Predicted 3D model of a 486-nucleotide part of an RNA (small-subunit ribosomal RNA, 5' domain) from Candidatus Yanofskybacteria bacterium RIFCSPLOWO2_01_FULL_41_33. RNAcentral holds the full RNA, with entries from SILVA. The coordinates come from a structure-prediction model, not an experiment, and the mean pLDDT is 84. Taxonomically the source falls in Candidatus Yanofskyibacteriota (Bacteria, Bacteria candidate phyla).

Context: one part of a larger RNA
RNA sequence: GGAUGAACGCUGGCGGCGUGGAUAAGGCAUGCAAGUCAAGGGGGUUUUGGGAGCAAUUUCAAAACAACCGGCGAACGAGUUAGUAACACCUUGGUACAUAACCUAAAGUCGGGCACAACCCCGCGAAAGCGGAGCUAAUUCCCGAUGUUGAAGCAAUUCCAAAGGAGCAAUCCGCUUUGGGAGUGGCCUAGGUCCUAUCAGCUUGUUGGCGGGGUAAAAGCCCACCAAGGCUAUGACGGGUAGGGGGCGUGAGAGCGCGUUCCUCAACGACGACACUGAGAUACGGGUCGUACACCUACGGGUGGCAGCAGUCAAGAACAUUCGACAAUGGGCGAAAGCCUGAUCGAGCGACGCCGCGUGCAGGAAGAAGUCCUUCGGGAUGUAAACUGCUUUUGCGUAGGAAAAAUUUUGAUUGUACUACGAGAAUAAGGGGUUGCUAACCUCGUGCCAGCAGCAGCGGUAAUACGAGGACCCCGAGCGUUAUCC
Numbered sequence: 001g002g003a004u005g006a007a008c009g010c011u012g013g014c015g016g017c018g019u020g021g022a023u024a025a026g027g028c029a030u031g032c033a034a035g036u037c038a039a040g041g042g043g044g045u046u047u048u049g050g051g052a053g054c055a056a057u058u059u060c061a062a063a064a065c066a067a068c069c070g071g072c073g074a075a076c077g078a079g080u081u082a083g084u085a086a087c088a089c090c091u092u093g094g095u096a097c098a099u100a101a102c103c104u105a106a107a108g109u110c111g112g113g114c115a116c117a118a119c120c121c122c123g124c125g126a127a128a129g130c131g132g133a134g135c136u137a138a139u140u141c142c143c144g145a146u147g148u149u150g151a152a153g154c155a156a157u158u159c160c161a162a163a164g165g166a167g168c169a170a171u172c173c174g175c176u177u178u179g180g181g182a183g184u185g186g187c188c189u190a191g192g193u194c195c196u197a198u199c200a201g202c203u204u205g206u207u208g209g210c211g212g213g214g215u216a217a218a219a220g221c222c223c224a225c226c227a228a229g230g231c232u233a234u235g236a237c238g239g240g241u242a243g244g245g246g247g248c249g250u251g252a253g254a255g256c257g258c259g260u261u262c263c264u265c266a267a268c269g270a271c272g273a274c275a276c277u278g279a280g281a282u283a284c285g286g287g288u289c290g291u292a293c294a295c296c297u298a299c300g301g302g303u304g305g306c307a308g309c310a311g312u313c314a315a316g317a318a319c320a321u322u323c324g325a326c327a328a329u330g331g332g333c334g335a336a337a338g339c340c341u342g343a344u345c346g347a348g349c350g351a352c353g354c355c356g357c358g359u360g361c362a363g364g365a366a367g368a369a370g371u372c373c374u375u376c377g378g379g380a381u382g383u384a385a386a387c388u389g390c391u392u393u394u395g396c397g398u399a400g401g402a403a404a405a406a407u408u409u410u411g412a413u414u415g416u417a418c419u420a421c422g423a424g425a426a427u428a429a430g431g432g433g434u435u436g437c438u439a440a441c442c443u444c445g446u447g448c449c450a451g452c453a454g455c456a457g458c459g460g461u462a463a464u465a466c467g468a469g470g471a472c473c474c475c476g477a478g479c480g481u482u483a484u485c486c
Stems, first nucleotide, its partner, number of pairs: 001486004006482005013357006019350002026313003030310003035072003040069002044065009079268003089192003093188003097185003102181008110144004119134001121132004150159003164173003194240003201231003206228004211223003243265004247258004270291005293304004321347001323346003329343001330341004360390004370381004396422005404413001430475005435456003441470005451458002
């Protein structure tokens, strides 16, 4: 000198674009953050209309609503960086594998059956919720048939499937099996990947084999038996520290430092463990068990997990609103209309950063006043002010008013950006420094005191170094200080 997710001090007019919990992966009140499908299914409630009835009521049709069974989604998206020195990551090569939804090709979609919710009845419980009996539908479940391309086998042969719905219909959406594709993932591999030898030996499923088990899949991944191996100064093992990369800062470069926002991979979801469902999880807003903590309780027993968005307490030098909208982009579900979406788009707060603009312009005395200095003659502040003329960026007021928006509808932002008009210099300047390094000097006060200070050093009676005033220098809505990196 440059840089920062900065903080602190003094000061502070506006806009655009960014950015903002770095510490306690500490604890959390409250609301919201994942639903959707009625064109899979049965029933219910409400409303409307038609029919029957004197009426209560009943029946048919339509609409709306949500609980239940069922499907898809919930494994994405969002957060955090605790752990991890490792195939976690980056780069390279590979394969013994998997893949829902999507595209493509071929074949099929026949016959039958049993349940369980909802509902009704009974019971237990303070609650959370639970138990028993009975009824029922389906794109739920089961059996049989067929079985092509499929699987096993040398072969003969054996084995394995399905679901319907909407519509007057055409047709459309599905379902089953198989092949291919795309994309995604699993696993393996070589190289790279911080400090420490005041860590020198480490290892018994350890290293290999055989045979089994297991997985989608190779493998001590697991097990029985056999052998005694395997790693290590090219640093094993241990200890410390740490998420990795794209990148960012600095530097002429080599390098050094960093990994915040954004993209990407990994890991995690109070802590520890486990499986279930599923194409996919060992699952943040699913489950079970244990531990700690917190809450409710009728003391018998229950409930919870903000490292989602806001917000709160704590700790801290320190980090924002319990905001608006699904209008756009994207995601889930749906035939669609649409519903959901704290993803996202926007607004709010903070000079936290970068960039831009303004705080007026021109004229105006050998030069007012005030203030400071003085050799008392004068000099400086200084065209600065006053005064005269002008302008209106910006701010304020009034009026108009977009784009983003589309094939019909649909704009949170927003009466925003922008435009026109109006009044009026009106609404707007500070901070640090002045001994040298280092641009900028005088006077007074103080008297090794009070104080300054990055280093050298100033101060003990004329201090350009302390404090004040004036003048000057640097930067300017900022200026300094501190911390850290080059």